A computed fold for a 90-nucleotide RNA from an Entomoplasmatales bacterium, annotated as TPP riboswitch aptamer (THI element). NCBI's taxonomy places the organism under Bacteria, Bacillati, Mycoplasmatota, Mollicutes, Entomoplasmatales. The sequence is in RNAcentral, with records from Rfam and Ribocentre. Its Rfam family is "TPP riboswitch aptamer (THI element)". A reference for the family is Rodionov et al. (2002), "Comparative genomics of thiamin biosynthesis in procaryotes. New genes and regulatory mechanisms", J Biol Chem. From the family's description: Vitamin B(1) in its active form thiamin pyrophosphate (TPP) is an essential coenzyme that is synthesised by coupling of pyrimidine and thiazole moieties in bacteria. RNAcentral records the identical sequence in 2 taxa.
RNA sequence: UUGAUUAAGCAGGGGUAGCAAUUGCUUGAGAAAUACCCUUAGAACCUGAUUUAGUUAAUACUAACGAAGGAAGUCUUAAUUAGUUUUAGA
Numbered sequence: 001u002u003g004a005u006u007a008a009g010c011a012g013g014g015g016u017a018g019c020a021a022u023u024g025c026u027u028g029a030g031a032a033a034u035a036c037c038c039u040u041a042g043a044a045c046c047u048g049a050u051u052u053a054g055u056u057a058a059u060a061c062u063a064a065c066g067a068a069g070g071a072a073g074u075c076u077u078a079a080u081u082a083g084u085u086u087u088a089g090a
Base pairs, nucleotide, nucleotide: 001083002082003081004080005079006078007077008076009075010073011039012038013037014036017026018025019024045070046069047068051064052063053062054061
C1' cells in the first nucleotide's frame, strides 16, 4: 500500500398484509417494531400484476415471469489472512 473475510460505527434504501368472533388468530427476518432486511458481488424492495399454475378460512407460501426493466456506501475504523513495493540489518 492492495485484495479477501469478520466485527463495529456512521450514512442511505425498503416493506408493513389477510381473516373465522376481538386488544385475537395465521404466515414470515420483519405486519409501526429506537425493530427487521438490504446497500451495485444489489430477488432488500418496486414495475410487469386486479399476472399464470398450485395451495390456504383468507392472505401468506411454492414455482414461473427473471439471461426482463428499475433500485440505496467502490464510506470509516479494527482484527485475521494473502500479495506488492521501499528501507534497515544479517